[in-house]
Context: one part of a larger RNA
RNA sequence: UGCUGGUUGGCUGAGGGGAAGGUCCAGUCAGUACGAGAGGAACGCUGGGCCGCAGCCUCUGGUGUACCGGUUGUCCGGCAGGGCAACGCCGGGUAGCUACGCUGUAGCCGAUAAGAGCUGAAGGCAUCUAAGCUCGAAGCGGUCCCCGAAAAGAGCCAACCAUCCCUGAACGCUUCCCGUAAGGGAAGUGCUAGGGGCGAGAGCGCCGCUAAAAGAGCGGUUUGAUAGGUCAGGGGUGUAAGGCGCAAGCUUCGGCGAGCGCUUCAGCCCACUGAUACUAAAAG
Numbered sequence: 001u002g003c004u005g006g007u008u009g010g011c012u013g014a015g016g017g018g019a020a021g022g023u024c025c026a027g028u029c030a031g032u033a034c035g036a037g038a039g040g041a042a043c044g045c046u047g048g049g050c051c052g053c054a055g056c057c058u059c060u061g062g063u064g065u066a067c068c069g070g071u072u073g074u075c076c077g078g079c080a081g082g083g084c085a086a087c088g089c090c091g092g093g094u095a096g097c098u099a100c101g102c103u104g105u106a107g108c109c110g111a112u113a114a115g116a117g118c119u120g121a122a123g124g125c126a127u128c129u130a131a132g133c134u135c136g137a138a139g140c141g142g143u144c145c146c147c148g149a150a151a152a153g154a155g156c157c158a159a160c161c162a163u164c165c166c167u168g169a170a171c172g173c174u175u176c177c178c179g180u181a182a183g184g185g186a187a188g189u190g191c192u193a194g195g196g197g198c199g200a201g202a203g204c205g206c207c208g209c210u211a212a213a214a215g216a217g218c219g220g221u222u223u224g225a226u227a228g229g230u231c232a233g234g235g236g237u238g239u240a241a242g243g244c245g246c247a248a249g250c251u252u253c254g255g256c257g258a259g260c261g262c263u264u265c266a267g268c269c270c271a272c273u274g275a276u277a278c279u280a281a282a283a284g
Base pairs, nucleotide, nucleotide: 005161006160007159008158009157010156011155015147016146017145018144021051022050023049024048025047026046027045028044034039052105053104054103055102056101060099061098062097063096067092068091069090070089071088072085073084074083075082076081107143108142109141110140115135116134117133118132164197165196166195167194171190172189173188174187175186176185177184178183204284205221206220207219208218209217226280227279228278229276230275231274232273233272234270235269236268237267242263243262244261245260246259249256250255
């Protein structure tokens, strides 16, 4: 831009894409059929392994420069608490992401190939073929997943808005006035271009994340739990500071004092869940 008013939502599915599956083993069938014996199946059913594919994070692990703790050197500092040294190093670790972890990954239908057949003439027989018909593959097409009204035969359904109002040049008509006439002017009326209004919805604005390079997508915007804060739940670390008691040892005999215990399942912290309009989603 088109799809012949506009918009929003829901469909159909022409057409396009996909590999989402592949393979092996075991049990049973069955020591059966078959075979003198030796030996020794199959159809079907059941369970499992590996590879691939898709999804997920309950479990097991990884990461986790959010977080918590220990500790070395040095600097600030009275302590507490901090800075720097690869996150200084070390021990843990929620969410998220993830694999080494977990889940799923049938078959059936249709038309066929080689091939197997039925009926059956040409050609009294025979013949799967000439007419006709039945079967038959890991292959082909469906069933499954994704895209898909620009599928120009441009589809369908529903809802909403509009299709209305105001003004209105030019032009047409009617009447009147001036003028001898050509013509000029006024009022009324009709209609169009143009201008304005109304308006579904969308966009902008603002708060965000199941989304994300930018756009886009998705959610919310006070008729509100969208984000932050606060509180609670759940979770991480592992028992804070201060105080009290005990104490190795040192001592100039005045004290100093690592460390241990109690206060303390403490303190600190959270990306998760919920509650709550306290803050920000105002107005436009």
Molecule: large-subunit ribosomal RNA, domain VI
Organism: Candidatus Iainarchaeum sp.